[in-house]
The prediction has a mean pLDDT of 78. Bacterial large signal recognition particle RNA from an uncultured Dehalococcoidia bacterium, 261 nucleotides, folded computationally. Rfam family: Bacterial large signal recognition particle RNA. By type it is a non-coding RNA gene. Rfam's curators write: The signal recognition particle (SRP) is a universally conserved ribonucleoprotein involved in the co-translational targeting of proteins to membranes. Its family is annotated with signal recognition particle, plasma membrane targeting and SRP-dependent cotranslational protein targeting to membrane, signal sequence recognition in the Gene Ontology.
RNA sequence: CCGCGCUAGACGGGGAGCUAGCGGUGCCCUGAACUCGCAAUCCGCUAUAGCGGGGUUGAAUGCCUCCCCCAGGCGGCUCCAUUGGCCCAAUGUGCCGGGCCGUCGAUAUUGAAGGUUGGGUCCCACGCGGCGCAGACUUGUGAACCCCGCCAGGCCGAAAGGAGCAACGGUAAGCAGGCUCCUGCGGGUGCCGUGGGAGUGCCUGACCCGAGUCACAGCCCGGUGCACGUUCAAUGGUCGUCGUCAAAGGGAGGUGCGCGG
Numbered sequence: 001c002c003g004c005g006c007u008a009g010a011c012g013g014g015g016a017g018c019u020a021g022c023g024g025u026g027c028c029c030u031g032a033a034c035u036c037g038c039a040a041u042c043c044g045c046u047a048u049a050g051c052g053g054g055g056u057u058g059a060a061u062g063c064c065u066c067c068c069c070c071a072g073g074c075g076g077c078u079c080c081a082u083u084g085g086c087c088c089a090a091u092g093u094g095c096c097g098g099g100c101c102g103u104c105g106a107u108a109u110u111g112a113a114g115g116u117u118g119g120g121u122c123c124c125a126c127g128c129g130g131c132g133c134a135g136a137c138u139u140g141u142g143a144a145c146c147c148c149g150c151c152a153g154g155c156c157g158a159a160a161g162g163a164g165c166a167a168c169g170g171u172a173a174g175c176a177g178g179c180u181c182c183u184g185c186g187g188g189u190g191c192c193g194u195g196g197g198a199g200u201g202c203c204u205g206a207c208c209c210g211a212g213u214c215a216c217a218g219c220c221c222g223g224u225g226c227a228c229g230u231u232c233a234a235u236g237g238u239c240g241u242c243g244u245c246a247a248a249g250g251g252a253g254g255u256g257c258g259c260g261g
Stems, first nucleotide, its partner, number of pairs: 001261006009057003012030004020046005034054005062255007072245006079237007087229001091227010102216001105214003114208008122197006128190002131186005137178005147170003155162002
């Protein structure tokens, strides 16, 4: 080097996820590359990491390792949106207080602002008045009988007398009136009185003091909120960028045994 035979290996791979970890079934991306059984409330293994059986190929354009390229996936950064939380140094915007300044307006020695003090308005209690209702009182009326007095007639009795209806008089319950004096109760009662209380606001009086006060625009300071603000977090997205895994493809290196010639 050639021929024959055998064995290792290979007969898809990868990503995410699951897992203590490794594979598989399932999902996804590539690709076209045997078959049977097991398997996601899982199946089989243990860093030598699917298990069990059969088949094809077989030291080669195959297999293993490394490099390049790169489909695809995953994560980070940047940025965006939505929601929510903290915060107010910066940006913006409200409200309150104070100060300054400007213009003009009003007001002010017929006394500003400020201070002291009194009163009213407010609440409670009591008193007085008034209104309403009721009662008392008073006048009148008011009982055929079951109220009183007096009792004609009539009735009873020998008589004296008796019971007693009507009428008359009075009265009860009740009804009507009353200038009125009195009592009780009540209130959407009062330019009322006394006392107590409350007192931010409004009105008003007196005294002290002695020149500003108010409104508007602008500026400054302080305080307090809000977000078109800052920042953080979650979810989703992101041309881009960084990293990572990586199929297919390309390149390099390595690559067993036996027999015979």